The RNA shown here (c-di-AMP riboswitch aptamer (ydaO/yuaA leader)) has 143 nucleotides and comes from a soil metagenome.
[in-house]
RNA sequence: UGCCUAAUCCCUCCCGGCACGCCGGGCGGGAGCGGGGGACCCAAAUGGAGACCUCUCAAUCUCCGGGGGCGAAUCGGAUCAGUCCGUAGCGCAGCUCUUUCAGCGCGAGCCCGACAGCUAACCCCGCAGGCUCGAGAAAGAGA
Numbered sequence: 001u002g003c004c005u006a007a008u009c010c011c012u013c014c015c016g017g018c019a020c021g022c023c024g025g026g027c028g029g030g031a032g033c034g035g036g037g038g039a040c041c042c043a044a045a046u047g048g049a050g051a052c053c054u055c056u057c058a059a060u061c062u063c064c065g066g067g068g069g070c071g072a073a074u075c076g077g078a079u080c081a082g083u084c085c086g087u088a089g090c091g092c093a094g095c096u097c098u099u100u101c102a103g104c105g106c107g108a109g110c111c112c113g114a115c116a117g118c119u120a121a122c123c124c125c126g127c128a129g130g131c132u133c134g135a136g137a138a139a140g141a142g143a
Base pairs, nucleotide, nucleotide: 002131003130004129008031009030010029011028013026014025015024016023017022032127033126034125035124036123037122042117047064048063049062050061051060066115067112068111069110070109075086076085077084078083089106090105091104092103095142096141097140098139099138100137101136
């Protein structure tokens, strides 16, 4: 300089530095961006085993299998394993946006803790972390 991402900006006060205009840190507040919970209506309302019963069905009871969120990161196949091959989807490409062609990557991880569909009012939470240093072409619209 630019990129992934919601992860940015501003202000009071306090502390430190100093080139005196700013920089860094801390508590707090605001704006903005992002996420979760949460009515009517709508949607949905499961499987197995046992008990009970003359038998069957139904009901009831017990036990087992759970379910959900952030994110592009799902799904399929191969392998004894390690791992590999694809894939839904996502990102990059240098003034910005959209589209097209060719190209290069990702396709993880973490969290809740028996519990949450949608959802107005309302309530709650996050603003971290990780990379890069000469960058393909065309069309349209802007700047």
Its mean pLDDT, the model's own confidence on a scale to 100, is 77.